A computed fold for a 73-nucleotide RNA from a Spirochaetota bacterium, annotated as transfer RNA. NCBI's taxonomy places the organism under Bacteria, Pseudomonadati, Spirochaetota. The coordinates come from a structure-prediction model, not an experiment, and the mean pLDDT is 83. Rfam family: tRNA. It is annotated as a transfer RNA.

Parts: sequence; structure tokens; C1' cells
RNA sequence: GGGGACGUAGCUCAGUUGGGAGAGCACCAGAUUUGCAUUCUGGGGGUCGUGAGUUCGAACCUCAUCGUCUCCA
Repeated sequence: GGGGACGUAGCUCAGUUGGGAGAGCACCAGAUUUGCAUUCUGGGGGUCGUGAGUUCGAACCUCAUCGUCUCCA
């Protein structure tokens, strides 16, 4: 330098006809306990890497770009 894969909550990850942004763990509060843990209930937390385009509508399609991993040279 060229090809490919990946980027979604603090962490690990789902998310296919393009229309609801989610799960587990973690965190906070309450209940339970003498207390801790467990368990139960509720809650907070998101620029879906970034920018642009297509579309009535984009996490999802197109282009560019950044980062990580990998293959080739």
C1' cells in the first nucleotide's frame, strides 16, 4: 500500500422486509435480614465510531473517514 471482519449502555453482546433501541452482569433505591450475602420489586444510564447521501422514515442501504483485529505484498 491492497483485501476482509468488527465498532450498539460502565463490561460482554443481541438486534433481517428499513418503522418499539434491548438482554445479562454491573450501578442506585426500596422490601427481605440483627447485619452482610441471596432473592424480589423499581429506577438511572445511549451522538448505535464520525461525517455526508438515499428514503416519508436509517443501528440496518450507499459513499467517505477514524479506530481495532486479520490476510496478502